[in-house]
Bacterial RNase P class A, 337 nucleotides, folded computationally.
Rfam family: Bacterial RNase P class A. The family's RNA type in Rfam is ribozyme.
Of the family's consensus pairs, 95% are formed in the model.
The sequence was found by an Rfam model in a public genome assembly.
Its mean pLDDT, the model's own confidence on a scale to 100, is 77.
Parts: sequence; C1' cells; structure tokens
RNA sequence: UGACUAAGCCAGGUGGUCGCGUGCUUAAUAGGCACGAGGAAAGUCCGAGCUCCAUAGAGCAGGGUGCUGGGUAAUACCCAGUGGAGGCGACUCUAAGGAUAGUGCAACAGAAAUAAACCGCCAGUAAUGGUAAGGAUGGAACGGUGAGGUAAGAGCUCACCAGCAUAUAGGCGACUAUAUGGCUCUGUAAACCCCAUCUGGAGCAAGACCAAGUAGGGCAUUAAAUAAGGCGGCUGCUCGUCGCUGCCCGUGGUAGGUCGCUUGAACCUGCAAGUAAUUGUAGGUCUAGAUUGAUGGCUACUUAAUACAGAACUCGGCUUAUAGGUUUAGUCACAUU
Repeated sequence: UGACUAAGCCAGGUGGUCGCGUGCUUAAUAGGCACGAGGAAAGUCCGAGCUCCAUAGAGCAGGGUGCUGGGUAAUACCCAGUGGAGGCGACUCUAAGGAUAGUGCAACAGAAAUAAACCGCCAGUAAUGGUAAGGAUGGAACGGUGAGGUAAGAGCUCACCAGCAUAUAGGCGACUAUAUGGCUCUGUAAACCCCAUCUGGAGCAAGACCAAGUAGGGCAUUAAAUAAGGCGGCUGCUCGUCGCUGCCCGUGGUAGGUCGCUUGAACCUGCAAGUAAUUGUAGGUCUAGAUUGAUGGCUACUUAAUACAGAACUCGGCUUAUAGGUUUAGUCACAUU
C1' cells in the first nucleotide's frame, strides 16, 4: 500500500418564519416553559411481564427443544467449549441424542440392495464345485491401501489407517490421548418411532369502571327443592371441582366516556468479580402516549449525509431491508528500513 475477517458508531447540523401533539403554569385552547418515532419502529418467528378464565388440582393426549457447560425473568436467544465441514489465514457454518427397541423406505440402473453372483478367475472329460481379487450398474455392493500366501482368491496372515469394543490417564462435561483386541452385513430418524427435557388456555380489539336501556307473554305446579335431572365453565379427553336452574317464546340498550397508557426484568457513568455472556455496588437521568390517529411547510448557510423507512400495552431476542461516512483490533500478500 492492497485484499480480507470480526465487533461497533452516526443516520445530518446551525438560524429565521408560520403551523401541530402531550404535560406544567394560567381565569383562559391567550402567553410562557419542558418534551415529542427507529436501528430496524418492519416480519409477527420465539420468549416473557401484565390481564381474564379462576377457588384451584391430578392423569392422558397434543405440542416444543435436541453435542457439553455457563448466563438470563425466560427462550429455539447469548457466551465459552467439543465433534464435523469450509478457508493459506484471521475466521465462518452446523439439520450435532438413538439405526444393537421396533416398523417403513432405498425409484431407475444392476445378477443382486437385510444378502446375492451377470461377465470374469481356478478345478473338472462333463455335470458341477470353489471364489468375490478384477470388470460392469449405482449415492451405497461381505472396511481401505500395499505385501505375502493360494488351485484361483478372500483379514487367510502381516504393516499402516478408518470403524467398533474394552482398559488406563486427563477433563465438571461433550470429548481427547495411549494400549490391547475379535477382524468389521449399507444408508435413511428435516421418515414413523425410541430416549431425555420443557409445556394450562386466550389475549390490550386482554380487562376494569361509568353511562345507556326496554316489555313482557305462555305452559306446568300448589309441592317437590341442601335431592335428582338439565345447562354451562376450567379442558382436547377422563377424574375432580365450581356456578346457574321448573320449561318455552319474545323485546330494548351496548358505534359513548374514563382507566388500562408508560418509572421500566429502564437508561448513562465509575469501581469490583468473571476468559466472556453477565452479576454486584456507588452516583446520576426521566426521554411520545396519539385514538378520523401529532413533529410539517417555506427559506439562508453548512455537510459525506441520504438509503431502508413512522410508535399504538411493554420488554428481551432472532430474521429481513439498507445510500453514505467513520472507529478499533486481527489475517494474508508485496515493497522499504
């Protein structure tokens, strides 16, 4: 200097003028003061807070997760590791429990896909027998390469590997290293399934309060009634439990208002612990709450500064979109000293 990798930051600024929303002040909607969309506000893919069912359960089903340890209110998230794959590297990705519980599937090709022999090789007059080294098919064909051996061959034997089992050592663990050994019938669970673990439902259009508002009629009965039966809720089912109730028909109101609604698992800074995620502690700050739905118009200067794009109960994540500028650390290549 160039190329790359990882983690961030900003998302214009300064004035003038007219206009908008909330709160405070004010007799006042005059005036004044303070504040007023995002890093993703998007997707609605996860997790919760909160509200109601509800007085609160048990079991089954269903659903979620899937290497290990840690973090968190919790998670499918985050951090740190292990195995595997990619990259010269910094690093990145991971669909990563079980095929020896069982079932299913493996089209076509091929002789054969839970076990077989087409061509080939060897023995034999032949019938036939031996074989799986070579060839063909295929994603996959009785572990791979090499040597010996053999009638020809084969873990038949040996060496080096892979896999599996056992033992020892290290590690919280996933796992790793070494040694020994029988030599070793495929793959697929993002197929059903098994194992481990978690799990009530509905959702701010949740829900609470105020306001509003009619018109009753028929049947049965004269006692049944702390019963039975029926209806409904929790709950998809069972047990259990709770509420209402003699049965049937019918009418009016509910497009209104207030709350929920923003002080929160909040944010900023310092110190301490920890590899880190994060935790503790001290100090500081209050930053939209609309509801036919607010932050805009014009203008001057400046700037790299516009792309993606607008809150609707709140928060923690993930995913997606994104113009321009900028910071820190690291890797590789080249050149110079």